Overview: A computed fold for a 72-nucleotide RNA from a Bacteroidales bacterium, annotated as transfer RNA. Its mean pLDDT, the model's own confidence on a scale to 100, is 81. Lineage of the source: Bacteria > Pseudomonadati > Bacteroidota > Bacteroidia > Bacteroidales. Rfam family: tRNA.
[in-house]
Formats: sequence, C1' cells, structure tokens
RNA sequence: GGUCAGUUCGUCUAGGGGCUAGGACAUAAGAUUUUCAUUCUUACAACAGGGGUUCGAUUCCCCUACUGACUA
Repeated sequence: GGUCAGUUCGUCUAGGGGCUAGGACAUAAGAUUUUCAUUCUUACAACAGGGGUUCGAUUCCCCUACUGACUA
C1' cells in the first nucleotide's frame, strides 16, 4: 500500500429503518443492618466525525479518523 471486520453510558454488551436506545457491572442516594458487607428500590449516563438515500437512519451507502486480522 491492498482486502476484510469493528467503533453504542465509566466498563462489557443487545438492538440489522419508526424503540422513552435495553441489560449487567460500576457510581450516587435511600431502605434494611449497632457498623461494614449482603439484599432491595431509585437515579445518573451512550449511538466515532462528516455527507448522502429515505417521510423517517444507531441500523442502508460514501468519505475521514482510530482499532484489529490477513496479505504484498
């Protein structure tokens, strides 16, 4: 350099056109407990950037950035 795959809360992950973008862990608050831990409840928090297609894009297409695999 070429080909292919990936990028979603702090971390891991689901979602393959119309979802309030869901779950687990973590964090914070409360309940329980003499205290801590455990358990329960609640809250917080995300679609890499740009453009296009579409009535509508996290999802489909293109470019860029980054990461990984293979290859020269």